[in-house]
């Protein structure tokens, strides 16, 4: 110094639901709220999910991301006090 367990402290994030506001929606931010989180910190790089303004079609529709989601899963990358 790595890696692996464990069990706690002080701290930190903030689901749903309401407000308030941005947006076409999906959804984002702020506010309240705590369902849970050791990376629920950053990063849309793979896969997945949502949505469909605009466009295009075989127009009661359908198809499409250039729009989002990291609190779906990996990958990447930074970080936390104690003890074995």
């Nucleotide at each position: 110094a790595u890696u692996u367990a464990a069990a706690u402290a002080g701290g930190g994030c903030a689901a749903a639901g309401c407000c308030a506001u941005c947006g076409a929606a999906a959804g984002g931010u702020g506010g309240u709220g705590a369902c849970g989180c050791a990376a629920a910190g950053c990063u849309a790089u793979g896969g997945g999910u949502c949505u469909a303004a605009a466009g295009c079609u075989a127009u009661a529709a359908g198809c499409u991301a250039u729009g989002a989601c990291u609190g779906c899963c990996a990958g990447g990358u930074u970080g936390c006090a104690u003890u074995a």